The RNA shown here (small-subunit ribosomal RNA) has 1532 nucleotides and comes from a Gammaproteobacteria bacterium. The coordinates come from a structure-prediction model, not an experiment, and the mean pLDDT is 85. The sequence is in RNAcentral, with records from ENA.
RNA sequence: UAAGUGAAGAGUUUGAUCAUGGCUCAGAUUGAACGCUGGCGGCAGGCCUAACACAUGCAAGUCGAGCGAGAAAGUGCCUUCGGGCGCGAGUAAAGCGGCGGACGGGUGAGUAACGCGUGGGAACCUGCCCGACAGAGGGGGACAACUCGGGGAAACUCGAGCUAAUACCGCAUAUACCCUACGGGGGAAAGGGGGCCUCUCCUUGGAAGCUCCUACUGUCGGAUGGGCCCGCGUGAGAUUAGCUUGUUGGUGAGGUAAAAGCUCACCAAGGCUGCGAUCUCUAGCUGGUCUGAGAGGAUGAUCAGCCACACUGGGACUGAGACACGGCCCAGACUCCUACGGGAGGCAGCAGUGGGGAAUCUUGCACAAUGGGCGAAAGCCUGAUGCAGCCAUGCCGCGUGUGUGAAGAAGGCCUUCGGGUCGUAAAGCACUUUCAGCGGGGAGAAAUUGCCGAAAGCGAAUACCUUUCUGGCUUGAUGUUACCCGCACAAGAAGCACCGGCUAACUCCGUGCCAGCAGCCGCGGUAAGACGGAGGGUGCAAGCGUUAAUCGGAAUUACUGGGCGUAAAGCGCGCGCAGGCGGCCAGGUAAGUCAAUUGUGAAAGCCCCGAGCUCAACUCGGGAAUUGCAGUUGAUACUGCUUGGCUAGAGUGCAGGAGAGGGGAGUAGAAUUCCCGGUGUAGCAGUGAAAUGCGUAGAUAUCGGGAGGAAUGCCAAUGGCGAAAGCAGCUCUCUGGUCUGACACUGACGCUCAGGUGCGAAAGCGUGGGUAGCGAACGGGAUUAGAUACCCCGGUAGUCCACGCCGUAAACGAUGAGAACUAGCCGUCGGGGCUUGCUCCGGUGGCGCAGCUAACGCGUUAAGUUCUCCGCCUGGGGAGUACGACCGCAAGGUUAAAACUCAAAUGAAUUGACGGGGGCCCGCACAAGCGGUGGAGCAUGUGGUUUAAUUCGAUGCAACGCGAAGAACCUUACCACCCCUUGACAUCUUCGGAAUCCUGCAGAGAUGCAGGAGUGCCUUCGGGAACCGAGUGACAGGUGCUGCAUGGCUGUCGUCAGCUCGUGUCGUGAGAUGUUGGGUUAAGUCCCGUAACGAGCGCAACCCCUAUCCCUAUUUGCCAGCGGUUCGGCCGGGAACUUUAGGGAGACUGCCGGUGACAAACCGGAGGAAGGCGGGGAUGACGUCAAGUCAUCAUGGCCCUUACGGGGUGGGCUACACACGUGCUACAAUGGCCGGUACAGAGGGCUGCGAACCCGCGAGGGGGAGCGAAUCUCAGAAAGCCGGUCGUAGUCCGGAUUGCAGUCUGCAACUCGACUGCAUGAAGUCGGAAUCGCUAGUAAUCGCGAAUCAGCAUGUCGCGGUGAAUACGUUCCCGGGCCUUGUACACACCGCCCGUCACACCAUGGGAGUUGGCUGUACCAGAAGUGGUUAGCUUAACCUUCGGGAAAGCGGUCACCACGGUGUGGUCAAUGACUGGGGUGAAGUCGUAACAAGGUAGCCGUAGGGGAACCUGCGGCUGGAUUACCUCCUUA
Repeated sequence: UAAGUGAAGAGUUUGAUCAUGGCUCAGAUUGAACGCUGGCGGCAGGCCUAACACAUGCAAGUCGAGCGAGAAAGUGCCUUCGGGCGCGAGUAAAGCGGCGGACGGGUGAGUAACGCGUGGGAACCUGCCCGACAGAGGGGGACAACUCGGGGAAACUCGAGCUAAUACCGCAUAUACCCUACGGGGGAAAGGGGGCCUCUCCUUGGAAGCUCCUACUGUCGGAUGGGCCCGCGUGAGAUUAGCUUGUUGGUGAGGUAAAAGCUCACCAAGGCUGCGAUCUCUAGCUGGUCUGAGAGGAUGAUCAGCCACACUGGGACUGAGACACGGCCCAGACUCCUACGGGAGGCAGCAGUGGGGAAUCUUGCACAAUGGGCGAAAGCCUGAUGCAGCCAUGCCGCGUGUGUGAAGAAGGCCUUCGGGUCGUAAAGCACUUUCAGCGGGGAGAAAUUGCCGAAAGCGAAUACCUUUCUGGCUUGAUGUUACCCGCACAAGAAGCACCGGCUAACUCCGUGCCAGCAGCCGCGGUAAGACGGAGGGUGCAAGCGUUAAUCGGAAUUACUGGGCGUAAAGCGCGCGCAGGCGGCCAGGUAAGUCAAUUGUGAAAGCCCCGAGCUCAACUCGGGAAUUGCAGUUGAUACUGCUUGGCUAGAGUGCAGGAGAGGGGAGUAGAAUUCCCGGUGUAGCAGUGAAAUGCGUAGAUAUCGGGAGGAAUGCCAAUGGCGAAAGCAGCUCUCUGGUCUGACACUGACGCUCAGGUGCGAAAGCGUGGGUAGCGAACGGGAUUAGAUACCCCGGUAGUCCACGCCGUAAACGAUGAGAACUAGCCGUCGGGGCUUGCUCCGGUGGCGCAGCUAACGCGUUAAGUUCUCCGCCUGGGGAGUACGACCGCAAGGUUAAAACUCAAAUGAAUUGACGGGGGCCCGCACAAGCGGUGGAGCAUGUGGUUUAAUUCGAUGCAACGCGAAGAACCUUACCACCCCUUGACAUCUUCGGAAUCCUGCAGAGAUGCAGGAGUGCCUUCGGGAACCGAGUGACAGGUGCUGCAUGGCUGUCGUCAGCUCGUGUCGUGAGAUGUUGGGUUAAGUCCCGUAACGAGCGCAACCCCUAUCCCUAUUUGCCAGCGGUUCGGCCGGGAACUUUAGGGAGACUGCCGGUGACAAACCGGAGGAAGGCGGGGAUGACGUCAAGUCAUCAUGGCCCUUACGGGGUGGGCUACACACGUGCUACAAUGGCCGGUACAGAGGGCUGCGAACCCGCGAGGGGGAGCGAAUCUCAGAAAGCCGGUCGUAGUCCGGAUUGCAGUCUGCAACUCGACUGCAUGAAGUCGGAAUCGCUAGUAAUCGCGAAUCAGCAUGUCGCGGUGAAUACGUUCCCGGGCCUUGUACACACCGCCCGUCACACCAUGGGAGUUGGCUGUACCAGAAGUGGUUAGCUUAACCUUCGGGAAAGCGGUCACCACGGUGUGGUCAAUGACUGGGGUGAAGUCGUAACAAGGUAGCCGUAGGGGAACCUGCGGCUGGAUUACCUCCUUA
C1' cells in the first nucleotide's frame, strides 16, 4: 500500500443507399467425445447413457475387565499301546449379554413440496459426553450354548433335559418424578476390575472392611443431535377455470416424544382460486459453477450443507435414534440351488463383469497419518481415509539446445530465365547438459500410545489411578519419495490447423458445375489465391483441430435498455366492476422510504494482503465481501392510512344558441315503369361495329287519365351532427349529446380500464309482407385462339318494411384514451365581447418555426416535450391455418400452435430502364410525291441438301455482289493418292564445296540417278564474307482450339446532343445541384433567370473539294489584238481570256424594318457570285452490344511434332429437288431498229498504253510511230439532236437457252474463262400479302474511267451528261432527345410474376379403428402388519382361599391396507386403408390474374359462379394513373 477499474464489432437483402429485421462469425467456458500427433513433471478430475443385470473378493464389528461353556493341529512326558497328563490355551470357533450395525460410504429414481434457502416460533425428545443431587438393599424363576433323540437333499428345524450373567422378574427404598377425586396411589438399579491388611473372622490365602477406577439406577440442568409449526423466496403450460367432504372450523374422545383433522364421533357449511386454485409436463434444492461491464442468463460434476432413495410395492419390530443400503415380514418381477418336497439372493459401498453408449480407470498397497466403532487398555475392525496404478480429461511449469557460420552449398519450389525463396536454415566450428538415463547421498510427513525413569494430585499408603517431564526405547503404506551430488552424450524428445472476405497468412500443378469444399456470403462449366497435391507462409504448441453444449456479442423480450402513421405491432366504437394512477392547505400516524446499531448471512469458493512448495497451478493464515432476512432505536420531505378544511379538476342549477344526432306518425312534388284511351306510322333500342330484343296483333314519339314502389334534384360546402358504424324532401311529436354567457351551489365526487356488457356498413340467414328501378346466379347476342369475363338484350334471389340472428370490412387519420406545456399566418362553422375591426371560447381545414422522424412526412386537431392507464409486436413462409374450446340456424366468427422450409422477407428514398402514362421536340419516321423490290429470265451471295471434299469465317436492324480490289493450275486453308522428316523458312554448331549454269535417263510430278562446264571476292596467308550440299541437336513449323484469356482494327446506336469533372452548397446516405426553368437553335447553339461558379470530352470553328473575284506565274494548256500559214494555235508572238496551281479577298445576322424581354434569336428586305451551317467531304464524346475478327497482323494458355508440319499430281471450293437476300435485263412507241450529227469529266499507262496504215463481217491479227505522259495513248462518250422505219403484235419488244464456227489470254479453258459471227428465240404484256430508296443539281436516266487482274465485272469505287415531282402537316407507325409521373423491373418489359393440372420427395391435419402409457370414478378382493375384540387353545416368575386369578401368547374375528381384478370415463403417445391442404424440386402442361392506367385501376369484407389464375353483385378504402373543374394554401 488493500479488497467498486468496467462496456470494440464484422459478413449477408439492393444497381447503389438509409432504415427495419432475421441468419452467421470473431470471445470465454466444459465431468466432454472424435481425428491426427505425442518428451517430462506437479496439482486436480474421471458412467452425464440402463435407479440395466450382476460372477468373485472385500466394505461393521468389538468387548473374556458382563456370563456359562470351550476345541484342534502340533509338541513334551508317561503308557497296560486302548490311551493318560502337561503345554498349545482359557486360545480358535460358536452361544447368552452389552455397545455399535440410524455413523461413515453410494446414488438422484421420486419430489413443484415447508423438499430446499433464509429469517423467525413453541407444544418436544436426546444413547454416548459434562455439571449437580440421591441411590445401588434383599430375593426369585428361566432360556441359549451344551447333552440326548427326531425330521430334512439343503436352508434349517422339532422334542426332552442341564446351566451362568451387567439377560429376565418381583419385593424393599426413592424428598425429587408421574397420576390424583388432594384422601392417596404408582414407580429404579448390576455389577466388574486393580490395590491394601491398620481394626473383625477363618488364616498359605481369603471373607468382611478400606481405597481407586469403571459400569449401573432415579432426578435436575447443560452440551450435542433431532422432530414439529410459520412469513418470504424457489420451473413451464389458461388450447388446464373452477377445485375440495376429513374437505374448512368447532366440541369431545383417541393418539404421539410433541402442536395439529394426525385419527374418530357429533355439530356448523365452510376452505382454496385470475396476486392463477385444480390438472398436465419437467425437475432433487442450496453454498456455488460458467458467462456477462453490470443487471441478468445458463447450470447444480468434483468439494461442502440439506433432502430423498436402497430390486419394485406395502408393513411394522427393535432401539436414545430407523419404518433401517450390506436387519425382519409379506406381495411382485427377475436370477440361482434343488433329491421337485422346498430354499437362497439384492454392488445407487470399493474394485471388477456383461449390457447400453460418442464416452468415463486397478478385481492394487496400507491402517504409517487423519477420522470412526468396540474396549480400562494393549489392540481389533475400518474399499471412510492415506497412497499408488491407468487416461494429455483439464490447469500450471519445463524441455526438444546455445553461439558462430555466405561458397548465400546441394536439393525442393517459383521464375519476367536475369534471378528469387526455403535460408544462418543445414553442413562446418566452438559451447552448455535442464529434463529423460545411470550411480551415490538423503529430509519432512512421527505427534502419540505403550514400556522404563522422574515429579505432583488422590489416599492410611512408597499401591492403584490421574496429570506433567528440555529423559530414554519403539512406530512409514507411499518409497528406488522430494531434494542434493557425480557421470556421459546434442546426444532420446514437434506436431496440428489454417492461408477468397469476415480473419493473420500466396504461388505452381492437377481437375473441368466432375471430383469435391462450405460457419455465413459463396467457390468448381480449361488459365480456381475457395476442390486435391506441392513449395512457401500464418497461428497455436505437447498439443492442435472438429463436433456437441452454455453465456456473450443479441439493445434480437429492452429493469438497467426497444418499439406500434407507411417496416411486425392501436382492440371497429362506447359504458364500466376489479386493478393501476390521482388537485390545494394543515394535524396525527410511521406501513413504504431513509439513517444508526444488534443478530444472522456455515465452511470452502470469488476478491485483497501475506506465507509455503525453486516459479506457477496448488495449498495455508488473516481480512474484505456475502448487495439478504430479522430485531431495536431514530428521521418524516415524498407515497400510504386517518382527521379537518379549500376550489383551480369534475359536476349541478339559470339564460341563450346551432345542427342530415336518434325513435315514431303523417304528407309533398319531379322522374322511371306499368295499365287505359286519343293522335300517328315504320321503325325503335343498342354498340367500337353489330346482333339478340321490342314493333303493322300498331311499337318508338306525343297528349290525357290512372296504379304502385323506391329514392329525395336545386339549396350543397374541404359545411353541420354523432362514440363509432353512420345521418339529407316537408310537417308534427318524444328524446340524447354539445357550445356560449354570467352568477350561485356540491367539494376531488377524477382519469384509465383486464374480464364483463352494449352498439356495430355491406353482404348473408330465419319468419311474414312488399317489389317501380337496379341486379349476383341464370338465359341469349357479340368479342376472342378460347371468353365460364370485360360490351349488349333480358332476368331470379337480393336491394325496401316488421321482428329475430350474424359481428365482420382498406370498420383508415392504416395514428388508443385522458391531462399539461411548446412560434405564428391564412380560410371556414357556432356562440360571446365591445372601441366595427380587433378579440375570447368551442369545432373544422391549409401552410409553416423549433423539435421529432429511416426517410416520406408530422408540426397547439403532433408523429414535439412530459405524466397516467389500457391494448398490441418480436424474421419470411407454413397460417390467422390445424387441433381443442366458446359463440352461431347456417355461412362462419373469436381464441390460436407445431413439424417442415428459406437467408432473406420488408419500409422509405436514389439512379436508371420500361409503360397499350403525360407534356415538349427532332429524323425521308409518317404524310405528299418520284422510282423500285416482291412476279419473269439470268448474274451473284446465303440457307438447305448432296459430296471423298463441296475449306473457313460473317447470322435481326448492324450476316447474305460480306472477308473475296476478281477460285481453270497457282491462290487453297478442303479431299484422294504419291513423297520428305532439323524439315519450304530463322539462329547457332561441325565438315565439305565458290556461287552458278548446261545435258541425258526414270517418273503424273515432287523427286531420284548419271555426266559436263565453272574455280570468283577480301586477307595479317592462319583464315574470313555471301551462297550451296551433308550431319548433330537445340529448334523450326501449324489458316490446329479458345474473339468468353487478349492487343490492334472495325461495325452499331449516331454526326444523335449528349457525357462528365473540380470547388462550393443541399442531403445521415445512395445522390442532387451545376446539366432543371423561360426563350432560342441543326446543336448542353446562344441569351435571361438561378446555390452555384468554373472546366473538360463532344457541337461549332480551324482542314480538303466546290461556287465569285483579285495578285503572281506561263508550258505540254490558252488565242483577244498583231504578223505568217500547208488553214491544224500550225508558226512567230502574246500573258488579255479559259485553264492550271500557289497566295489572298469575300459572308459576319455586318446593314435596314418588324417580332421578341431593351436579350439571344427569328421573319422580311437591301446589297452581293454566294445569306443566315452556301453545297459536299474528312472528322464519330462517355459508353452499349462478353457485337465481329486468334483465317490480315500481333499475342497468353492449351494441343500436334516421320505430323494437325512440308512438297507434288489430280479433284473440290463452280454440285442442285428447293428457300431467301442483293443486282442486271426486260415486258416496249417518252420505245426498238437503221443512217447522219453534237457536247464531257475524272482517271490509267514501261512485264505498260499502244497511234497512223493494212487484213478480217467481227472478236481480233499484222504493224510499230509516239509517250514514264496538261505533249503520246487508252478514247469511239451515251442519252441528246436530225431523218427514216415499225403501229400494239409475245411483236422489227425481250433476249434466256441451245447448235455450229471462231478470236484472245494462258504450260493448260473437259470439269470451269471472256469475247465474236451465224442460227435458235424460253419466261415475261408492269407483278399478291408485304416492302425499299430519295427533299435538288437530289431522285430518275445516260454513258465514261479506275482498282484487282495473264485472262475473266450485271459487283465495287469514282466521273461527268440530261434532269424532275412533292412536303398541308406531326394524329398515327418506327427510331431518338429533354422534363415529369407510376413501378413488385435492375440479366432492367424479350422484365417480373399468379393459380390449377402432371411427376418426385418431405413433414403434417382428418380417418373406420387398433395398440400401449398415465390417471379419475364405482365396486370386488385382501398378504404381511398394527390396532380393537375374543366365548377356542396354551403358559416359569406375581397374587392366591391352591380351585384359580392377574397378565401374556397362539388361534379366531373386525377395521385399515399393498399387489391383483371387473365396469366405465379422461388424457397422452404410436400406428391405420383412404383422404385434405402445405412445403421443396435448371429447363413439363394450361392460361395471364398482379406489378405501367398491367391493357376491365387495384385492394378489403361478404355472397354466388367458374379448369385455373379469377369473374360478377353489394358496401367500403386510396395504399389509383391521366385530364378538367371547384375550394383552400404558398410566392410575387